[in-house]
Molecule: Glycine riboswitch aptamer
Organism: uncultured Dialister sp.
This record gives sequence, structure tokens and C1' cells, in this order.
RNA sequence: AUAACUCUGGAGAGAUCCAUAUAAAGGACGCCGAAGGGGCAGGGGUGCAGGGAAGAGUAGUCGUUGCAUUCUAAUCUCUCAGGCAAAAGGACAGAGUCGG
Repeated sequence: AUAACUCUGGAGAGAUCCAUAUAAAGGACGCCGAAGGGGCAGGGGUGCAGGGAAGAGUAGUCGUUGCAUUCUAAUCUCUCAGGCAAAAGGACAGAGUCGG
């Protein structure tokens, strides 16, 4: 340092309707992306096929084209989850503790 812990900051989107009935829960329609989760580029590896270079030439080496497969991101993307007054949560950032 990573991880963990503490403090501080921390966005977005309906206090929508059913409901004469705050919230939560249920249903309906509409939304958000910054817990978590899924997906992808370039590049790397491997295999197959083709061409090239050096070499007398084979094996092989170097490099290259195509296809397949695999590894690899994000504040991108998907909205599964989560969220859409406040509270809580919150990627990320700062300070500190711990720690090598």
C1' cells in the first nucleotide's frame, strides 16, 4: 500500500395512482444508477490455415494475414438486484487508526 475500522463530504429518479389512507407492505403505470451483480474494447496467450524473411535445405526461428478460443476494464453499458420526501443506504474522495 491492499483489506478492515472511525470521522467528514457524497448525486440521480413519482411525498404518482389504487386509497376519503403518513410511512412500510401489496397492486398499477412512470423513472434513476454511485451498494452488489451481468456484458463489452484495445491488447496479450493458445490452436488451425495461408503468405513472407533469413538460411544450401529440413526441423525450427522471426514477423505477418484470416478464423476460432481464452484472459483482461471503466464513472461505459444492462437495469437482475437496489433505489425514486425525510431517515437509512450510497460508488467515490479527504483525514485518521491499524498494518508491512